[in-house]
Context: one part of a larger RNA
RNA sequence: CGCUCGUUAAGGAACUCGGCAAAUUGCCCCCGUAACUUCGGGAGAAGGGGGCCCCGGCGGGAGCGCCCCGCCGGGGGGCACGAAAACGGCCCAAGCGACUGUUUACCACAAACACAGGUCUCUGCGAAGUCGCAAGACGACGUAUAGGGGCUGACGCCUGCCCAGUGCUGGAAGGUGAAGCGGAGGCGUGCAAGCGGCGAAGCGAAGCCCCAGUCAACGGCGGCCGUAACUAUAACGGUCCUAAGGUAGCGAAAUUCCUAGUCGGGUAAAUUCCGACCCGCACGAAAGGCGUAACGACUUGGGCACUGUCUCAACGAGCGACCCG
Numbered sequence: 001c002g003c004u005c006g007u008u009a010a011g012g013a014a015c016u017c018g019g020c021a022a023a024u025u026g027c028c029c030c031c032g033u034a035a036c037u038u039c040g041g042g043a044g045a046a047g048g049g050g051g052c053c054c055c056g057g058c059g060g061g062a063g064c065g066c067c068c069c070g071c072c073g074g075g076g077g078g079c080a081c082g083a084a085a086a087c088g089g090c091c092c093a094a095g096c097g098a099c100u101g102u103u104u105a106c107c108a109c110a111a112a113c114a115c116a117g118g119u120c121u122c123u124g125c126g127a128a129g130u131c132g133c134a135a136g137a138c139g140a141c142g143u144a145u146a147g148g149g150g151c152u153g154a155c156g157c158c159u160g161c162c163c164a165g166u167g168c169u170g171g172a173a174g175g176u177g178a179a180g181c182g183g184a185g186g187c188g189u190g191c192a193a194g195c196g197g198c199g200a201a202g203c204g205a206a207g208c209c210c211c212a213g214u215c216a217a218c219g220g221c222g223g224c225c226g227u228a229a230c231u232a233u234a235a236c237g238g239u240c241c242u243a244a245g246g247u248a249g250c251g252a253a254a255u256u257c258c259u260a261g262u263c264g265g266g267u268a269a270a271u272u273c274c275g276a277c278c279c280g281c282a283c284g285a286a287a288g289g290c291g292u293a294a295c296g297a298c299u300u301g302g303g304c305a306c307u308g309u310c311u312c313a314a315c316g317a318g319c320g321a322c323c324c325g
Base pairs, nucleotide, nucleotide: 001320002319003318004317005316006315007314008313010311011310014309019306027051028050029049030048031047036041038154052076053075054074055073056072057071058070059069060068061067077081089304090303091302092301093300094299095298096296097295101113102112117152118151119150120149121148122147123146129138130137131136155291156290157289158288160221161220162219165218166217167214168213169212170211171210174209175208176207180203181202185198187196188195189194222240223239224238225237226236249283250280261277262276263275264274265273
């Protein structure tokens, strides 16, 4: 000096990206427990008190000289009585995900995946779909309260406008439309009958065009100018464009560039955090919107307790290092 461990004056997070690590708490009994809540929960909330040994007197147990559960009174010793060990630290606020689960075998356990629930869509049964060249098999020894696929993701309140484009679905008309049918007409050859080839009109499916429907289908959801008796702002007006111009709710947000926005809270001091505001660079409604009790080895901020994390280091133990052999 290294590893593992023990103790530490005063202070107590000043450490640090961050209380990482460590410390605190810890068991059993009793008392006592808030907001909120889906009335289950939250709860072991939080916060308190007790615990050893001996003696005496009692109560309860259908079991009675034993044993088990318990009450009252008195006494004793130690530094220490859950005498060892095992054995939650707690609280407040916010984000995300409802939850228990699942995952990158070997850097990620999560707010990712899944999930009950919601919704759209396909499928009438030799089903759709999937595997296979096929036979055949799965689906399913099931039958629309079933099966496949997509999206969303408990629950609560909800889920606006646009069908112009693309997709899908429907459409006895019309346009286009291949092979085929059809043969006007002319061509080659032959004396000719004929043979051979070309070929207009017309009749020809699906598809496309066309006409509709459909957005919990792919997707989309404006600009400029003016206007109120201080200013400022603009309920109001004008105009251009569009298929329609973003409703509710939320909003400097896991989204805000400018930005450390501004105001309030918290701190002595806060690019973080919480609450507001709203000029949303570039939220927004099942690629769901906004809430939400419970839950989380998730993320963020604050506090109490506690500590060698630190001020700032010291001493000790074991094992190495080092010395001798």